The RNA shown here (Glycine riboswitch aptamer) has 101 nucleotides and comes from an Alphaproteobacteria bacterium.

RNA sequence: AUAUGUCACGCGGGAGAGACUGGCGAUUCCCUCCAAUAUCGACGGCGCCGAAGGAGCAACCACCCCGGUAAACUCUCAGGCAAAAGGACCGCAUGACAUGG
Repeated sequence: AUAUGUCACGCGGGAGAGACUGGCGAUUCCCUCCAAUAUCGACGGCGCCGAAGGAGCAACCACCCCGGUAAACUCUCAGGCAAAAGGACCGCAUGACAUGG
C1' cells in the first nucleotide's frame, strides 16, 4: 500500500398474502345523552403469505453404535396479510478483527 473474509454501524433499494368477519373497549360529530357512520386497539373465527428468528432433510464425510453437515428448498412454532413498522438479500461507505500476496 492492496486484495479477500467475518462482525458492527450509516445510507439507498427491497417481495408475498383479507383495509375479511363477530362482539367488546376507546376516539371522532352533536349543547348534553343515546344511536348511526368512520377510525384505532386487543381478543375470537375462517382464509392466506414466507424474505426477521426457529425447526427439518440430500449428496458428501465418518461409521460398531451414535453422528457431522446446506439453502432463497420444506414446515409454518414465531412473524406477517391498507399505510406505517419490520424485512432475507443486494449496492455504497466507515471501523474492528483475521488471512494471503
Its mean pLDDT, the model's own confidence on a scale to 100, is 76.